[in-house]
RNA sequence: GCCACAAUAGCUCAGUCGGUAGAGCAUUUCAUUCGUAACGAAAAGGUCGCCAGUUCGAGCCUGGCUUGUGGCU
Numbered sequence: 001g002c003c004a005c006a007a008u009a010g011c012u013c014a015g016u017c018g019g020u021a022g023a024g025c026a027u028u029u030c031a032u033u034c035g036u037a038a039c040g041a042a043a044a045g046g047u048c049g050c051c052a053g054u055u056c057g058a059g060c061c062u063g064g065c066u067u068g069u070g071g072c073u
Stems, first nucleotide, its partner, number of pairs: 001072007010025004019056001027043004049065005
């Protein structure tokens, strides 16, 4: 230098054919218990890496950029 893949909650990851974004763990509260842990219920937590484009509408499609991983030279 070239190619492919990845970037979504604090962490690990889903998200189908474009229609207002979810799970597990962690955190907080409640319940249970003599008490703690575990189990149960609820809450909070997100400019979907960045900038543009397409579209009535983009996490999803298109282009560019950044970062990371792997491969080729």
About this RNA: Predicted 3D model of a 73-nucleotide RNA (transfer RNA) from uncultured Rikenella sp. Rfam family: tRNA. The family's RNA type in Rfam is transfer RNA. The coordinates come from a structure-prediction model, not an experiment, and the mean pLDDT is 82. The organism belongs to Rikenella, within Bacteria.